[in-house]
Description
The part of an RNA shown here (large-subunit ribosomal RNA, domain IV) has 330 nucleotides and comes from Nicotiana tabacum. Rfam family: Bacterial large subunit ribosomal RNA. The RNAcentral record of the full RNA draws on Rfam. The coordinates come from a structure-prediction model, not an experiment, and the mean pLDDT is 84.
Context: one part of a larger RNA
RNA sequence: CCAUGUCGAAGGAACUCGGGAAAAUGACCCCGUAACUUCGGGAGAAGGGGUGCUUUCCUAUCUUUUGAUUAGGAAAGCGACACAUACCAGAGGGUAGCGACUGUUUAUUAAAAACACAUGACUCUGCUAAGUGGUAACACAAUGUAUAGAGUUUGACACCUGCCCGGUGCUGGAAGGUCGGAAGGAGAAGUGUUAUAAGCUUUGAAUGGAAACCUCGGUAAAUGGCGACAUUAACUCUAACUGUCCUAAGGUAGCGAAAUUCCUUGUCACUACUUAUGCGACCUGCACGAAUGGUGUAAUGACUACCCCGUUGCCUCUGACAUGGACCCG
Numbered sequence: 001c002c003a004u005g006u007c008g009a010a011g012g013a014a015c016u017c018g019g020g021a022a023a024a025u026g027a028c029c030c031c032g033u034a035a036c037u038u039c040g041g042g043a044g045a046a047g048g049g050g051u052g053c054u055u056u057c058c059u060a061u062c063u064u065u066u067g068a069u070u071a072g073g074a075a076a077g078c079g080a081c082a083c084a085u086a087c088c089a090g091a092g093g094g095u096a097g098c099g100a101c102u103g104u105u106u107a108u109u110a111a112a113a114a115c116a117c118a119u120g121a122c123u124c125u126g127c128u129a130a131g132u133g134g135u136a137a138c139a140c141a142a143u144g145u146a147u148a149g150a151g152u153u154u155g156a157c158a159c160c161u162g163c164c165c166g167g168u169g170c171u172g173g174a175a176g177g178u179c180g181g182a183a184g185g186a187g188a189a190g191u192g193u194u195a196u197a198a199g200c201u202u203u204g205a206a207u208g209g210a211a212a213c214c215u216c217g218g219u220a221a222a223u224g225g226c227g228a229c230a231u232u233a234a235c236u237c238u239a240a241c242u243g244u245c246c247u248a249a250g251g252u253a254g255c256g257a258a259a260u261u262c263c264u265u266g267u268c269a270c271u272a273c274u275u276a277u278g279c280g281a282c283c284u285g286c287a288c289g290a291a292u293g294g295u296g297u298a299a300u301g302a303c304u305a306c307c308c309c310g311u312u313g314c315c316u317c318u319g320a321c322a323u324g325g326a327c328c329c330g
Stems, first nucleotide, its partner, number of pairs: 001325008010316002019311001027051005036041001038156001052078008060069003079083001092308006098301002103115002120153006131140003157296004162226003167223002169219005176214003184207001187203005227245004254288001255285001266282003270278001
């Protein structure tokens, strides 16, 4: 020096991306326990107190003359720095984000806010079902039958889920237009025959006319989309109001410097020095927004951010010791 441990004055997170690591808490009994809440929880919330040994007595049960009990309790006394004496054995609280939850996942750098989930919704499917595998036979779906099965999407619960069908899809339409598949089809050629034929083979105009496209509707919990400029109120500012242009329609409720905010360390307020990547507001949303769900939310999380209390060699600033190595000498 390395690994693993033990102890440390004063301070106590000043360390660090970050309390990562360590320290601390810890058992049982008694008291006591907030906001919020889906009334179940939260909760072991938080926060206090007790615990050894000796003697005596009481209660319960069993034996019943005594006694016994890893049962429950009371009083008096005794010892120690220390009585859950070792080992074992929760630190706690507050605010917010995300995901409701228990669960699942990158065997070998990721356990999560990702996946799943109960719930909601849409579409298809009437059974020889749709869908899937297979060239096929056939099989699964299913020894099921629309309260079923398949696909897509959302993601408990509460309150809700606005406008647009122009584009792209899907779907419907006995009409019309374009194009024109197949069967059929005037004929033609070859072959056939001594010859003409029939037959066979090939080719094939007009015509015929399915699907498709055009066209006309519907459909957004389908894919998706949801404006700009200018003027205006008796200080100023702002603009409920008004005008113009464009659009299929111009973003509703709610939320908002957000896991989304570039400018940006936005501005204000809170934390009784200071500090903000924290919280609460404001709205000027570069570029939130309603099942690609919006906003809340008790409970929950080896999730993420911040703060407080306790605690500590993380640090100020390092020191001593133990064990095993490395190392040195032989």